[in-house]
Context: one part of a larger RNA
Formats: sequence, structure tokens, C1' cells
RNA sequence: CUCCUGUUAAGGAACUAGGCAAAUUAGCCCCGUAACUUAGGGAGAAGGGGUACUCUGGUUGGUUAAGAGCUGACUGGAGUCGCAGUGACAAGGCAGCGGCGACUGUUUACCAAAAACACAGGGCUCUGCGAAUUCGAGAAGAAGACGUAUAGGGUCUGACGCCUGCCCAGUGCUGGAAGGUUAAGGGGAAAGGUUAGCGUAAGCGAAGCUUUGAACUGAAGCCCCAGUAAACGGCGGCCGUAACUAUAACGGUCCUAAGGUAGCGAAAUUCCUUGUCGGGUAAGUUCCGACCUGCACGAAUGGCGUAACGAUCGCUGCACUGUCUCAACAGGAGACCCG
Repeated sequence: CUCCUGUUAAGGAACUAGGCAAAUUAGCCCCGUAACUUAGGGAGAAGGGGUACUCUGGUUGGUUAAGAGCUGACUGGAGUCGCAGUGACAAGGCAGCGGCGACUGUUUACCAAAAACACAGGGCUCUGCGAAUUCGAGAAGAAGACGUAUAGGGUCUGACGCCUGCCCAGUGCUGGAAGGUUAAGGGGAAAGGUUAGCGUAAGCGAAGCUUUGAACUGAAGCCCCAGUAAACGGCGGCCGUAACUAUAACGGUCCUAAGGUAGCGAAAUUCCUUGUCGGGUAAGUUCCGACCUGCACGAAUGGCGUAACGAUCGCUGCACUGUCUCAACAGGAGACCCG
């Protein structure tokens, strides 16, 4: 000097990204216990008191024939010792405000345990049974299910409370079938090749064979017409106006499928920004409460609340401490020297 352990004057978070680590608290009995609340909780809330041993009394059990004895429980009195009586070990620190997620659970085996996943609950949608869906190149067959729409599959949301606005123009899905378009196939107008024949020749050219092949016919789909947003998604701009000023209930105009409703809002979302005001501090880019100018919240890609819960995240206070001011000492194991 390093590691492990213990103790420490005065102070007590001044340490630090952060009370990380350590310390405090601690069992049992009694008293007592707030906001809030889904009336269950919160709660071991918080905060107090007691606790050993000796002698002795009362009440009440068990055993027993018994009011002996023995052995328990409860409840008094008197006394003894120590700094200290759950004397060691074991054994909650507490409280307040907020974010997120309702909760118990699950997860990146070996850097992430969470606000992520799941969840009960809610919605939409498919499926009438040889069900839909899935496995099986394809099938047989099987799962679904020895189930039958209060069932099964898919998808989104995520307890509970109050709610869930407007848009179907685009994309998707569902339905419709008049018209337009449209494949193979059907159809076979017409044309080419070949050549019996005709012709002096140029050439014409039946049948057959063969190569093309028009009209016409021809389903779904698409176009088209509707519906549908807890389907994918979307939810405006400019100008003016009130008897100080400011602002604009009001008006004008352009565009749109419709122009963001309730609620919330510098937010896990706010760029400008350490916004402004208030609170807490001597001093606060964090925190809490407001405001609204929402760069770029917003309603099951759910909105806003919410008791309880959390090895969750942010802020604060009390207690407590070697985290620190600032270091010291002690015990142990190394390091170092000899062997």
C1' cells in the first nucleotide's frame, strides 16, 4: 500500500449523477393510528409504553377418586441487579408529492426486469359443422373437438370510473348488378401456300390438305353504384371587427371527405426554453401547482381520472450514519524481508 471486518471527537449528505454503500429500525404484548378509498383497504400507517430475575396472592383449564401433587393460561402485589432484560443470534427505517403501468404474474439463459409482454374486462370480424382456421408438396388423415355461435378462430384495446366526437374523398373490406372493358374456349367472314383443270403465254384456279384468321359469343376481376372508421387512416388558411389599449363573442373569403369535440396540456410529447407566474431552498436547467403561444396532445394506434400494488422512475422531509469536512486507530488476509 491492497482487500475483509470493527470502532470513532465535533458536524450530519456539506459526498455524489444519485444517500451508491453503510448506519438507523427490528421479535412479542399493550395503547394509539391521518389524507384518501373500489369501504376490502390504507395499516405493522405514524407515534408511544412494556419486556430479565426472586418471592408471593387471585381467577381459570388439563390430568386425577381428589380442593394432594404435577402441568398450562390469565391477572395482581412486594423486592433484586446492571449503562443496557427480544442484553448474544435472529429481527421492517419512516413520511409527503408526482410520472408510468390497474393488480399477482412474464421477459432479453451470459451487460436491459422495465413504463416492455401477459392479464381479467371491452370491441370488431370470420365460422351453421365434412365449420372457419391450421398442419399435411397434393392427398389420405389430423388438430379445432368427441366441442356446436353463452362455441371456436383472427385482430385491436387492456382492472375500475366518466367517456369514446367529426370525416367513407383515398386504401381496404362487404354488398350490388344495369352499362363499359375483358381470357381461354366457341365461331369461321376473309386471305395466303399447294395444284386437278383451263389458257399460246401472262395468268386464272374447284375439291382436298395446310397456314393465318375478322365479326359475333364469352366469367370473375377492374371501371361503376352503395355501405362500413373499437377497418388502414385523416381531422385547414387568410383578412377585418367592441367608446384607452389589448383581445375578438361577431363578419368576410378561399379550400376540404371532414376541418380536432370532451378532456388534458412546456407533458415519457414544448423546438424557441432554464417559457411566465406561484410554492419549496440562503441559492432550484430537476420537482410540485397554475397559465395556454399544443414547433409537433387528443379520444380502444384509446382520452382523462383513479384506491390498492411496484427490487419501477423523478422530487422532498424526518431519523440515521466515516458518503463527506478529514482522516485516525484496532483485528484478520496479502504485499515486503529471511528461510
Description:
A computed fold for a 339-nucleotide part of an RNA from Mesotoga sp. H07.pep.5.3, annotated as large-subunit ribosomal RNA, domain IV. NCBI's taxonomy places the organism under Bacteria, Thermotogati, Thermotogota, Kosmotogales, Mesotoga.